[in-house]
Molecule: small-subunit ribosomal RNA
Organism: uncultured Actinomycetes bacterium
RNA sequence: GAGUUUGAUCCUGGCUCAUGAUGAACGCUGGCGGCGUGCUUAACACAUGCAAGUCGAACGAUGAUCCGGUGCUUGCACCGGGGAUUAGUGGCGAACGGGUGAGUAACACGUGAGUAACCUGCCCUUAACUCUGGGAUAAGCCUGGGAAACUGGGUCUAAUACCGGAUAUGACUCCUCAUCGCAUGGUGGGGGGUGGAAAGCUUUAUUGUGGUUUUGGAUGGACUCGCGGCCUAUCAGCUUGUAGGUGAGGUAAUGGCUCACCAAGGCGACGACGGGUAGCCGGCCCGAGAGGGUGACCGGCCACACUGGGACUGAGACACGGCCCAGACUCCUACGGGAGGCAGCAGUGGGGAAUAUUGCACAAUGGGCGCAAGCCUGAUGCAGCGACGCCGCGUGAGGGAUGACGGCCUUCGGGUUGUAAACCUCUUUCAGUAGGGAAGAAGCGAAAGUGACGGUACCUGCAGAAGAAGCCACGGCUAACUAUGUGCCAGCAGCCGCGGUAAGACAUAGGUGGCGAGCGUUAUUCGGAAUUACUAGGCGUAAAGCGAGUGUAGGCGGACGCUUAAGUCUGACGUUAAAUCUCUCGGCUUAACUGAGAGCUGUCGUCGGAUACUGAGCGCCUCGAAUGGGGUAGGGGGCAGCGGAAUUACCGGUGUAGCGGUGAAAUGCGUAGAUAUCGGUAGGAACACCAGUGGCGAAGGCGGUCUCCUGGGGCAUUCUUGACGCUGAGGCGCGAAAGCUGGGGGAGCGAACGGGAUUAGAUACCCCGGUAGUCCCAGCCCUAAACGAUGAAUACUAGGUGUCGGGGGUAUCGACCCCUCCGGUGCCGCCGCUAACGCAGUAAGUAUUCCGCCUGGGGAGUACGGCCGCAAGGUUGAAACUCAAAGGAAUUGACGGGGGCCCGCACAAGCGGUGGAGCAUGUUGUUUAAUACGUCACUAACCGUAGAACCUUACCAGGGUUUGACAUGGCGAGACAUCCUAUGAAAGUAGGCUUCCCCGCAAGGGGACUCGCACACAGGUGUUGCAUGGCUGUCGUCAGCUCGUGUCGUGAGAUGUUGGGUUAAGUCCCGCAACGAGCGCAACCCUCAUCCCAUGUUGCCAGCGAGUAAAGUCGGGAACUCUUGGGAAACUGCCGGGGUAACUCGGAGGAAGGUGAGGAUGACGUCAAGUCAGCAUGGCCCUUACAUCCUGGGCUACAAACAUGCUACAAUGGACGGUAAACAGAGGGAUCCGAGACCGCGAGGUGGAGGCAAUCUCAGAAAUCCGUUCUCAGUUCGGAUUGCAGGCUGCAACUCGCCUGCAUGAAGCCGGAGUUGCUAGUAACCGCAGGUCAGCUAUACUGCGGUGAAUACGUUCCCGGGCAUUGCACACAC
Repeated sequence: GAGUUUGAUCCUGGCUCAUGAUGAACGCUGGCGGCGUGCUUAACACAUGCAAGUCGAACGAUGAUCCGGUGCUUGCACCGGGGAUUAGUGGCGAACGGGUGAGUAACACGUGAGUAACCUGCCCUUAACUCUGGGAUAAGCCUGGGAAACUGGGUCUAAUACCGGAUAUGACUCCUCAUCGCAUGGUGGGGGGUGGAAAGCUUUAUUGUGGUUUUGGAUGGACUCGCGGCCUAUCAGCUUGUAGGUGAGGUAAUGGCUCACCAAGGCGACGACGGGUAGCCGGCCCGAGAGGGUGACCGGCCACACUGGGACUGAGACACGGCCCAGACUCCUACGGGAGGCAGCAGUGGGGAAUAUUGCACAAUGGGCGCAAGCCUGAUGCAGCGACGCCGCGUGAGGGAUGACGGCCUUCGGGUUGUAAACCUCUUUCAGUAGGGAAGAAGCGAAAGUGACGGUACCUGCAGAAGAAGCCACGGCUAACUAUGUGCCAGCAGCCGCGGUAAGACAUAGGUGGCGAGCGUUAUUCGGAAUUACUAGGCGUAAAGCGAGUGUAGGCGGACGCUUAAGUCUGACGUUAAAUCUCUCGGCUUAACUGAGAGCUGUCGUCGGAUACUGAGCGCCUCGAAUGGGGUAGGGGGCAGCGGAAUUACCGGUGUAGCGGUGAAAUGCGUAGAUAUCGGUAGGAACACCAGUGGCGAAGGCGGUCUCCUGGGGCAUUCUUGACGCUGAGGCGCGAAAGCUGGGGGAGCGAACGGGAUUAGAUACCCCGGUAGUCCCAGCCCUAAACGAUGAAUACUAGGUGUCGGGGGUAUCGACCCCUCCGGUGCCGCCGCUAACGCAGUAAGUAUUCCGCCUGGGGAGUACGGCCGCAAGGUUGAAACUCAAAGGAAUUGACGGGGGCCCGCACAAGCGGUGGAGCAUGUUGUUUAAUACGUCACUAACCGUAGAACCUUACCAGGGUUUGACAUGGCGAGACAUCCUAUGAAAGUAGGCUUCCCCGCAAGGGGACUCGCACACAGGUGUUGCAUGGCUGUCGUCAGCUCGUGUCGUGAGAUGUUGGGUUAAGUCCCGCAACGAGCGCAACCCUCAUCCCAUGUUGCCAGCGAGUAAAGUCGGGAACUCUUGGGAAACUGCCGGGGUAACUCGGAGGAAGGUGAGGAUGACGUCAAGUCAGCAUGGCCCUUACAUCCUGGGCUACAAACAUGCUACAAUGGACGGUAAACAGAGGGAUCCGAGACCGCGAGGUGGAGGCAAUCUCAGAAAUCCGUUCUCAGUUCGGAUUGCAGGCUGCAACUCGCCUGCAUGAAGCCGGAGUUGCUAGUAACCGCAGGUCAGCUAUACUGCGGUGAAUACGUUCCCGGGCAUUGCACACAC
């Protein structure tokens, strides 16, 4: 820096990622070289080999090759020399080097000091010596024991082995003098005393080298001290040699190191003691730094050497490859007894994710011994193994477009892989091969000679692009995208999260990105993380102020001086090992690596300087603080009295049937006299009014009144002290309510409990009772949303306005008013602060001091432990595990059985239905071979379907076809069809008759059309409406939904659009940090209502004429109705009341009045609403079938349920009859409507005038009106059901049509809970027409007219909606 809490925002806050590093491991892959590096685990156990020896110039002995001599003789013996070799005595070394990190929280380590309290072999240096004796002993020889390891006895012998004596510069001790220091004391001079040395060997040689004592040094060590560096207080007290003293012992040396005695100390909140963990450091890694982590390799120190203990030897050890004892383990054994210690180098087993060769050499460097040569050296130098790390190099370079093949994708055009390849030209590092070939060598040695690495590095030649590329990723963070497969499966995942049929997130492929002999993963660590905040955070609401006070330690502290110099600042010197690191220069071809020089941060030491501040010491001051006296307010606290009202109980009186209680009731009380009322008595508790964001108190808290005791505050005065102050870990006292213990008290109230209700239940809310308790005394408890969720103190920083206490000024006779100071308590409000809300002189502002507390959510204030408590419990206070959030403030919505305003047939007021009956239709369910599919609250259910007998048809059964019923393209042939015959249920199959068009003389060609063949393809009402377009429903014809600019806000957002009015309306007006605009509203469009103009047939007929039984029938007319066009008219325009206005109320005129009535018109959006079966369409699926043709069946089934309707239940009615009985509108009509006439009871038939329609026709409107009849009944209501007989349509009415006539005459007497439509030409009632259509299930749907009501007080309630407001832990939004 990023991701992740939210619809979005800001903040808080955790989790996660990107970086670097590693002694690493794992997965895939792997060409070369250089330099490094490699048991982090079992300080587990170890076979085998090696890792410490050397000196013959210390000694006795052994005595090889060899040399000389002698004897005899050609090979032996003896003598002498010489000394290789070696076991032993002796010396030095073995205490170094090498390994490991178990232990250790310590003077172990680091750093700086000290030793006047010490030692130091070999080495250097000073001084002086090295004289004289002695006795042993190993080896050897002899002889025993034992399995072995080993060991006994006897005897001989040497020394630089061992022991005496002499000498004594030093040394030690005592006395004395001088001098010095930092206390004990040191140094030097003089004198006395005491006890002590020695070794030789070698050389031709004066030699060389040893030995003893001693001085100083160097080196190495020992001891002491200051300071520094882990966790834990759920470890708070620890300690008896403990702290100290005197004396002694011991040590190289100080010291309780040890001992005796004396004495009672010592350590500890600045963390003793205990527990856990750990070798420490230079350094290494990260980091801007501060700091965090770490302590492999290299270097310093420490500790350890199978485990524990112990000492010996020695200059040095309490000793890795020494000894003794004990233990565990292993091995040998003749069972008696012995041996061993890889945390040396290799190596083995084991453990483990994991870590190498039983290599070469002493050539170099270093070490031991030796005079030396030399010997020894798993130290070391090298090599081997491992990409374990770092560094370097290579796997080729240039050209090369037809943009090849192949792959992948594709919109099928192409794109991409990609100059990549092929191909051409060139180079040869590395590897390979051949030849040459080092430095490292200094030294030693008389010389010769001497290299493990190594025939290595390096150089040269040769051949040939030849032998050499992978890994991870590609949703965001994070560079890089497509296809296929899969289908919440398989899988991925660091976090968020992907996957449920179109996955850029899984798997594979192509492509791309990154790094590259590596790349990823895992683990650990730093960073990011200011997420423990010293640098550098916080605590009103996010985690976080102790309930509140008092006060100890501690921290901090007023003014003015002087001194000091501890802190502080500064200079010099010392030290801060080397390596590392940084800079500069150099060496390997470069780099890594490495060499040289310089630099290198201190709570360090010493010396000097400065003195502002802090400290310390001294002096002085009064403003902080306290005090005296003065007056003052108060429910501050405590003890003891007193008072009245009220409740209850009891007693008495009056009085009678109820009271009480609730939403409504009941339990309860009451005729044994309640409630009510009057009087009296008793007892307990609490103190109305005053009373107030008024007072007091540290907080908890405190309220009738009076007396006494008592704490604190404020004001004025400025008398006294002279910084006496602030805070405050622990400690101590206080601390509501509830609770506990003992004793009282008990009126009311009242947990628990009982009863009554409520309820699905009701362990509750409501009611009737009622125990503890509430009250008092004494003692505990110690917690609260103990809150201002805000620790205490001090200072500073605009104002305004209340209120309480006190004072001053002015004024007055006095009380006020007014001005002002101090203290308290509230509200508002700048600056500033805050994430915002908000705070704002009573700060959450600006600063200082001190205390407390916080560090993601849950687990959990839980467990364990400690402390407190009689108990209840309190206090202190974790972890495992789990999640990626939890949270704060604010925003926009949605929601609320929140409140406000408003609207709607929403309720109310009415009228008519539905729910009951029968039937019709649709749906569910069931059934079925199939009962095709979709649709399901409102917004599915007379819906798609404006009409299923076949068709439709998508479903089922059976029979057929396969380039197909339908489209385009190729090749071939020809007409095919119609018609006829046979067969079949049909589709079809077989046969027969017949035979197109155009151009052209013809041949031939072309065009439709049909058949055949092969393939591309057709086809699909198969799937996905959650991949889609389009269309539609709904909220809703509700009044809303937005934008630009500006302004406000960190931001989401707000403002505008809110407010006051008004409207049907975001309609308009006014106001306003808004000003404008858009989509909606309204208007513009259509129909109807009035009038005017034009028009005048098919419509009309007033006037004139003709004419009829009658009739616009005819001439004619153009007035009227009407038709079709065009105009006018309505705008709150006018008047009056109200109002700023918008507007509203009333009125006039008018056909119509405040939107005149109706229609069309549906904003942003919501419901993943509906539809892939209207259509279109992506993906998927089927292809002799999920396509297509045909016949028959089904969609019409029927225990049941639901929805929408029709007809009714009758008298406001039914039936019959009138008067040619009356009066409509809007439609339809050529495969059609069909008149008059005739036939039939009728449905209908015959027939065909007229009509392509203001002409003809469907066509009779019906309710209505006037009479007659029926007389309240299952009827002359009602018509279901059924029988018979007919009619019509149609290829065909069986499943399964409609109509007519006759007969039949079911349920039903107005419908439970509930539910629905409608506000005027509306409801209700009445008929008519149309579409679809051969016919029809239409009682449906779409229209048309006729008759024609009732009611609306009103907005409390139900439902839906709008606006602003409020709450919210909701946002897939109750």